[in-house]
Context: one part of a larger RNA
RNA sequence: UGACGGGGGCCCGCACAAGCGGUGGAGUAUGUGGUUUAAUUCGACACCAUGCGUAGAACCUUACCCGGAUUUGACAUUGAGGCAAGGCCGGUGGAAACAUCGGUCGCCCCUUCGGGGGGCCAAAGACAGGUGCUGCAUGGCUGUCGUCAGCUCGUGUCGUGAGAUGUUGGGUUAAGUCCCGCAACGAGCGCAACCCCUGCCAUUAGUUGCCAGCGGAUAAUGCCGGGCACUCUAAUGGGACUGCCGUCGUUAAGACGGAGGAAGGCGGGGAUGACGUCAAGUCCUCAUGGCCCUUAUAUCCGGGGCUACACACGCACUACAAUGGCCGGUAUAGAAGGCUGCGAGCACGUAAGUGUAAGCGAAUCCUAGAAAACCGGCCUCAGUUCGGAUUGUAGUCUGUAAUUCGACUACAUGAAGUCGGAAUCGCUAGUAAUCGCGGAUUAGUAUGCCGCGGUGAAUAUGUUCCCGGGCCUUGUAUA
Numbered sequence: 001u002g003a004c005g006g007g008g009g010c011c012c013g014c015a016c017a018a019g020c021g022g023u024g025g026a027g028u029a030u031g032u033g034g035u036u037u038a039a040u041u042c043g044a045c046a047c048c049a050u051g052c053g054u055a056g057a058a059c060c061u062u063a064c065c066c067g068g069a070u071u072u073g074a075c076a077u078u079g080a081g082g083c084a085a086g087g088c089c090g091g092u093g094g095a096a097a098c099a100u101c102g103g104u105c106g107c108c109c110c111u112u113c114g115g116g117g118g119g120c121c122a123a124a125g126a127c128a129g130g131u132g133c134u135g136c137a138u139g140g141c142u143g144u145c146g147u148c149a150g151c152u153c154g155u156g157u158c159g160u161g162a163g164a165u166g167u168u169g170g171g172u173u174a175a176g177u178c179c180c181g182c183a184a185c186g187a188g189c190g191c192a193a194c195c196c197c198u199g200c201c202a203u204u205a206g207u208u209g210c211c212a213g214c215g216g217a218u219a220a221u222g223c224c225g226g227g228c229a230c231u232c233u234a235a236u237g238g239g240a241c242u243g244c245c246g247u248c249g250u251u252a253a254g255a256c257g258g259a260g261g262a263a264g265g266c267g268g269g270g271a272u273g274a275c276g277u278c279a280a281g282u283c284c285u286c287a288u289g290g291c292c293c294u295u296a297u298a299u300c301c302g303g304g305g306c307u308a309c310a311c312a313c314g315c316a317c318u319a320c321a322a323u324g325g326c327c328g329g330u331a332u333a334g335a336a337g338g339c340u341g342c343g344a345g346c347a348c349g350u351a352a353g354u355g356u357a358a359g360c361g362a363a364u365c366c367u368a369g370a371a372a373a374c375c376g377g378c379c380u381c382a383g384u385u386c387g388g389a390u391u392g393u394a395g396u397c398u399g400u401a402a403u404u405c406g407a408c409u410a411c412a413u414g415a416a417g418u419c420g421g422a423a424u425c426g427c428u429a430g431u432a433a434u435c436g437c438g439g440a441u442u443a444g445u446a447u448g449c450c451g452c453g454g455u456g457a458a459u460a461u462g463u464u465c466c467c468g469g470g471c472c473u474u475g476u477a478u479a
Stems, first nucleotide, its partner, number of pairs: 001479002003476003007473007015463002019427005026318003030314004034309002042053002064304007073127001077126002081121003086105008108117003129293002132291003138287002140282003143278001145276001150189006156165003169180003195270004200238007209228002214225003241264001244258005320420001324379006336367003341360002345356004386417001391412007433455007
């Protein structure tokens, strides 16, 4: 000087408390451990691994296993020598890769006619190749403490020195934020602000919106004429600064209350992550040193596996019902996507879906019916008209191909489960809870992920205690 203390003081955080809803019990989905296996590819392991890499394993992916093949190689440069390349049809062996045979069509581009460019076959070798090892050799990227308020430097001063001071103190703040004081005076990286979305208004602009005011048409509808007022869209501006008033405060920084205002004291949300810590994670994104393999640890193909299943854990979904289930009617979003696409309407089918097909590269058309809510009816507390697992049969769709191993539909079946021990998690407002909608990935496959809106609470007296953190101080058998 740090670190540590079941030392002290001050302060903060959904840290506790006050509340609301969960997890832990059940079934299923998914990841992990374990076990099994020819293989169940690999990585990730307290917080900071476990719906993580994987925004999507039937083949492919794929790295694993079994089997069949190749050896200058699937890919790059060089290449003696040779040739257009290539397309289509058919045969043989084979699981395919591959090997082989026949037929047919073809004879590259530019040119100054010298040549140049591109393609194919191919000996020999240089070399290729490696998701092989080392993240404790590395770059890059990332997690975490933590969006915590800290981390430092120059000059000066003090100290023999390590170092100290500044950065401590008194107030204040979300903040090393600001004020005052002070052997310090300044400065840098962080904080804040500048950026984006959102909340109010104005201007500009109207193939969206509106009968607002006029006219016309209809069974009905902005449907038509017409118009940019409103809504909206999307560009530019304004607006909030403790600016004004009062009280408190050291005349300060500021705190509390009030006015006006769409908004009030950081308005709400996002992006933004200091010096560093964990030899944290990644050599399976990529790059890369070293080591290793080179008829194999490389490459191609078929099939299998990554989907196994006495069990254990994590994270979710669905429930156990009446604030509910079922049936009928009826209303109201936002954001997003669409040509290998979205697909209206009509017809068929109980349905998944099929057939046909308008419109739309989209403020114009489509996905598209929002759902909970509301109105009416049935059920009447039961393992039930709760719950939907499991299983059987018949189908639909995608795709060469759904057996291992897809999703969905119909009929039948109708398991556990009656609110969950010890323990434990999230959340302070348009939040929790609850309800549906969209997107990426995909041929197909979503209870996951990323977004969107609808309905919409309770509680916070407070900081004694648990956990984590910041500042000062103290102790030490610690570095």